[in-house]
């Protein structure tokens, strides 16, 4: 230099044919206990890496960029 993959909650990851973003764990609150742990219930937490394009509508499609990983030279 070229090619491919990945980027979504604090962490690990889903997200189907484009139609109002989810799970588990963690955190917090409540219950339970003499107290803690464990267990049960509940709440909160997101400009979907950045920028543009297409569309009535983009996490999803297109282009560029950034970062990480791998391959070729």
């Nucleotide at each position: 230099g070229c090619c491919g993959c990945u980027a979504u909650a604090g962490c690990u990851c889903a997200g189907u044919u484009g139609g109002u973003a989810g799970a588990g764990c963690a955190c917090c609150g409540c219950a339970u206990u003499c107290g803690u742990a464990a267990u049960g219930c509940g709440u909160a937490g997101g400009u979907c890496g950045c920028a543009a394009g297409u569309u009535c509508a983009a996490g999803u499609c297109u282009u560029g960029c950034u970062a990480g990983c791998g391959g070729c030279a």
This is a predicted structure of a 73-nucleotide RNA (transfer RNA) from a Sneathiellales bacterium.
It matches the Rfam family "tRNA". The family's RNA type in Rfam is transfer RNA. Rfam links the family to the GO term triplet codon-amino acid adaptor activity.
The sequence was found in a public genome assembly.
The prediction has a mean pLDDT of 82.